This is a predicted structure of a 73-nucleotide RNA (transfer RNA) from a Calditrichia bacterium. The coordinates come from a structure-prediction model, not an experiment, and the mean pLDDT is 82.

RNA sequence: GGAGCUGUAACUCAGUCGGUAGAGUGCCUGGUUGAAAGCCAGGUGGUCAGUGGUUCAAUCCCACUCGGCUCCA
Numbered sequence: 001g002g003a004g005c006u007g008u009a010a011c012u013c014a015g016u017c018g019g020u021a022g023a024g025u026g027c028c029u030g031g032u033u034g035a036a037a038g039c040c041a042g043g044u045g046g047u048c049a050g051u052g053g054u055u056c057a058a059u060c061c062c063a064c065u066c067g068g069c070u071c072c073a
Stems, first nucleotide, its partner, number of pairs: 001072007010025004019056001026044007049065005
């Protein structure tokens, strides 16, 4: 220098042939216990990397930028 994959909650990841977002873990509260762990119930938490474009509507499509990984030279 060229190419591909990837970026979603604090962490690990789902979700899309476009219709306004979920799980597990964590954290908080309550129950259970003499207490704790465990278990059970409820709750908490995300401008879906950023900017622009297409569209009535974008996490999803297109372009560029940034970060990570890989391949080629």